[in-house]
């Protein structure tokens, strides 16, 4: 210096590192009517775990605090079958990993056909449908070609 992922990108103001409830410009989250879901019966699940306080009520209490098994959110990062192994068990399903397939998404290059590559992670904290006003919050992070410069190391030869 050029490119790619990604919302994560330009101005402006301060003396520098840096900062700004500075404009602007992308993103994301709460959160009405109306939609949806609910509603009639019988079943079954759920209405989470812990600690502390409070109640003239002792319980599906009420308020605080930590947790994650239910649920939820950013994101493409889902669904499906198969193999193994854990875990439970008498045995089996179930559930977690790990591989491997399908299926669907996702990003890079390609005139086309194709090639190459990913389906992570994290955050809320029993809690959230859509949702106009309106209320809050992010603008991080990682890699890639070329070229240039510095240092360490081996290798081989005398």
């Nucleotide at each position: 210096c050029u490119g790619c992922c990604g919302a994560g990108c330009g101005c402006g103001c301060c003396g520098g590192g840096g900062g700004c409830a500075g404009g602007a410009g992308c993103g994301g989250g709460g959160g009405a009517c109306c939609c949806a879901c609910a509603c009639g019966u019988c079943c079954c699940a759920c209405c989470g775990g812990u600690c502390g306080u409070c109640c003239g009520u002792c319980g599906u209490g009420a308020c605080g605090a930590c947790c994650u098994c239910g649920g939820g959110g950013u994101g493409a990062a889902g669904c499906c079958g198969c193999u193994g192994u854990c875990c439970c068990u008498c045995a089996u399903c179930c559930g977690g990993c790990a591989g491997c397939g399908g299926c669907c998404a996702g990003g890079c290059u390609c005139u086309c056909c194709g090639g190459c590559c990913u389906g992570a992670a994290c955050c809320c904290g029993a809690c959230a449908g859509c949702u106009g006003a309106c209320c809050c919050c992010g603008c991080a992070g990682g890699c890639g070609u070329g070229a240039g410069g510095a240092g360490a190391g081996g290798a081989c030869c005398c």
Molecule: c-di-AMP riboswitch aptamer (ydaO/yuaA leader)
Organism: Frankiales bacterium